[in-house]
Context: one part of a larger RNA
Formats: sequence, C1' cells, structure tokens
RNA sequence: CCAGCUGGUGAAUGGCUCGGCUCGAGAGCCGACGACGGACGUGCCAAGCUGCGAAAAGCUCGUGGGACCCGCAUGGAGGGGAAGAACACGAGAUCUCCCAAUCGGAAUCCGUUCAACAAUUGCCACGCGCAAUAGGGAACGCCCUGAAUUGAAACAUCUCAGUAAGGGCAGGAAAAGAACGCAACAGCGAUGUCGUCAGUAACCGCGAGUAAACGCGACACAGCCCAAACCGAAGGUCUUCGGACCAAUGUGGUGUUCGGGUUGACAACCAAAUCUCGACACUCUCUCAGAAGUCUCCUGGAACGGAGCGUGAAACAGGGUGACAACCCCGUAUGAGAGAGCAGUACGGAUGGCGUCAAAUCCAGAGUAGUAGGGGUCGGAUAUCCUCUAUGAACAUCUCAGGCAUCCCCUGAGAAGGCUAAACACUCCUCGAGACCGAUAGCGAACAAGUAGCGUGAGCGAACGCUGAAAAGCACCCCGAGAAGGGCGGUGCAAUAGGGCCUGAAAUCAGCUGGCG
Repeated sequence: CCAGCUGGUGAAUGGCUCGGCUCGAGAGCCGACGACGGACGUGCCAAGCUGCGAAAAGCUCGUGGGACCCGCAUGGAGGGGAAGAACACGAGAUCUCCCAAUCGGAAUCCGUUCAACAAUUGCCACGCGCAAUAGGGAACGCCCUGAAUUGAAACAUCUCAGUAAGGGCAGGAAAAGAACGCAACAGCGAUGUCGUCAGUAACCGCGAGUAAACGCGACACAGCCCAAACCGAAGGUCUUCGGACCAAUGUGGUGUUCGGGUUGACAACCAAAUCUCGACACUCUCUCAGAAGUCUCCUGGAACGGAGCGUGAAACAGGGUGACAACCCCGUAUGAGAGAGCAGUACGGAUGGCGUCAAAUCCAGAGUAGUAGGGGUCGGAUAUCCUCUAUGAACAUCUCAGGCAUCCCCUGAGAAGGCUAAACACUCCUCGAGACCGAUAGCGAACAAGUAGCGUGAGCGAACGCUGAAAAGCACCCCGAGAAGGGCGGUGCAAUAGGGCCUGAAAUCAGCUGGCG
C1' cells in the first nucleotide's frame, strides 16, 4: 500500500403513518346581549400545549351512557364514583383586562366616582326613554379608482388589462331579471350558467394582437308591485287603554299592458296577491339492533400460519387483536328510531275577484328620448354602452327599435319607478373517496410551527417521526473519582431491540488476519 474479517461512526434504503394534497358531497356568516383576535391568570406538585375565567382542565339542569375516573402526560401524593362519576349531546350560569372598545385618559394600566349608548342616525312621552349603525370574515360577488414590466423582435396608437394593486359595500351566495328584446316575412318569448356557434362576424401603426351575438343543445324555471286616472279619511304606529302621534304636500281603496280608470249593460266561484295550516319522499348527522369456530393436531414467544373437520353470507368493505382472522373484537349488508335540511316550500283553507260588450272621455314615469361637439369603453365597424357641455321633443291618431342616413310601408316592443326563488361562483369549516405523497416527499408546519432563530421594521423563517407483544425500561455485585462508561447478572423470541433504541448501505475510523514490499 491492497484485500478480507470483526467492530465503531454515519443515517441511505426497505417497511410503517395520529400528517398533508386533490376531488366530491354537505354546510356557510359572527358582532354593543361586546365579536374576531390577543394579554394575564387558572392545576396538590405545573415550564409548554389544550381547556377554562377570580364560580377559572371547571358550576347547574335534561337526555344518553354504565364502571370506572381526576386532559396531552404512562409519576408521587390525595381524592371522586351504583345517592350513577367519567364521557357525549342540548340548555343555562359564570365569563378578569385589552381590542369596533363606546364615561375620561393610557404600549393590556389608571382616574372621576357608582355616574357614563362615546360618536352618528331614526322615533320620541324630550328622560339616551325605545331602537339602529360601527368591527371581523379563507376565497367567491358587486361598485369606484387604476398601473408597469411585457408583446409589438426598437417605440408612441395598440398590447399586457380594466389585469395587479388600492378603496367602498353585501351575502351565504352575490349580481342579473319579467322586453321601448331578438328575429326575418317563419317565428321566439324574463334572467343566469354550461356546451356549441367560433378563434367565426367585427376591430386593429389592418402590425402585434383583440374578439362577440343570433340560433341550437342542456341545467333550472315564476312571476309580480307601484306612480297616475277615479274614490276621498273608510288608514297606520305606539299605548300606562285615559289617549298621543303620523296623515288633504293624500293614510287607505282602485289600478299596472291580455292596457287601465269613469258611465251603462251583462256574466258568475274563476287568476295574481295577502293571511292561515302545513307535509310525504329524499339527503345528512347521531343512536340502536345486527349472522357464523375461537374445534383437534403441528411449528412458534405468541396462531391470525400449515394440516384436518365445520359454519354464516342482503354481511368475503375496512380496522384491531402477540405473524396473514368472513365466523375473536369493533364494524360491514340490512333494518329501526331521533334531530336537522329540503321548507314555513308543495298540497289544502280563508280573503280576494283575473272576466264579456258598448259609448264617450281621462290616465300611463322630462331637462327624459333625440341632436351636435368632447371623452371613456366595446368586437360594435357611419351601425356598442356610458358620460360631460350645449340644445331639446311627442303624448297612444303617440313613441322607440329592426348594425349608414332620410322618407313611406311592414314587423317587434312601450324607456325615463320598484321587487323577485331555483339552476351557476368559492371553501375558513365537516364528512367521504383517491391507478395522490410517504418524513430532503406531501402544506412552510406528521414533532414546542408560523415555533426556535434572524431583522430597527415591513417581513423572512427552519430542523426534529419509529424500543418491545407487554416496560417485563436491567434488582444485586464488581471496576471506576464518578449520577460517566463498562463487566457480571437478570428480563425478553431477540439487548448487534438498552430510552435519538425497527431495518442499518456508502464515504470514513480502529483492531486483527493474509498478500506485496
């Protein structure tokens, strides 16, 4: 120096999984009755997590539960429980301080003092008397404001993009919505979403690029109310039941495009709306019942293995149990019960009265529709939608639209008031599933994880899983300065399973053996 062997170091690999990821279904708001979030406390011993709040790992009641219990956390001490604990669900009590934080101030504490709805808003008996708002929420929604990198192989219109970001507001969904709509000489009949139409029509330094709709096929379906004409107090809110207040600047009735009102003549049980009653089924959650070997022999530490003989199956999904268990245990198929959702929905009932004809007349949303110019936006081209400035109609014998303008037909429809379930978006949360991961993977986080640590700060941000079937976790003795380490010995199938302990590769270290020298 090389090789082998025996050990060490090291932690790859294999196996495992109380964690993640994705999809599907469910469920979906909380808050001045003080939320979300936090601080500080709280245990016999108590640092952390969890729970709870000076009534502090808890108190009371109800239902279930049924012999053990005093969280993670297996120790010591001491207790509780058949007068029914623990545990689960439901209801209630308590609930410090900060925080919208709201009596005043303050980096979670203090002060005035026993008094405070601070502020804003509504009503008002004018007393904060009765009420409302605020703040939070993962993503989803609507509205307002609104970039740049980039692409165009430079760059300015354009693009990125109405995106990112900022702000406001709401809900379990939001938004939209019952035609002043499409279509084309045939017709359709609110809205939304999905597929197609279609990368098509159209736009565009006609560059780069952008980019619909009708129609068709699906999901789900639901329609209504005012203003006005006419009537004119017939109405409503509160109440201490005495009344008070709102209301002629109109409460209430009628009425709403199949137009309606008024007047007259008919018809007759009939629509919407409002009130009332109120499900089945299905889905989800929880609970209960739920079949059949623990027979013999062998191996083994252990039988769930092998051999033999049986049994159930509307149950041979899965998990556990000392190795691979339909029949040992929990479960599973199936059945039953309760609660929740669907849903105060459907059906039913009450009020109500959609209706027909005739005549005349009244009503039907104005600085609106339109026009001109400017701007934004759009696929919208002369023909999208919105807006600013100026101008500015008609009144149903009227008006608007029909992708250039104007005129006449024709067709479709009634703007300038309002409401509206379902079908569809998302996933903080719950459950289920997986030709998803299996500890350098999978969430950053299977472990004290947004922890330790870093940074003035905004913020950045790890690593760490596995003894054994059962702690049976090595009594006693010896070496040693030793609570280090080791030996003997014992437990155990195994200790080369000895507490960072399954397996235990490689680099690498030591010793020994052999070879070369």
A computed fold for a 517-nucleotide part of an RNA from Halorubrum miltondacostae, annotated as large-subunit ribosomal RNA, domain I.
The coordinates come from a structure-prediction model, not an experiment, and the mean pLDDT is 83.
The RNAcentral record of the full RNA draws on ENA.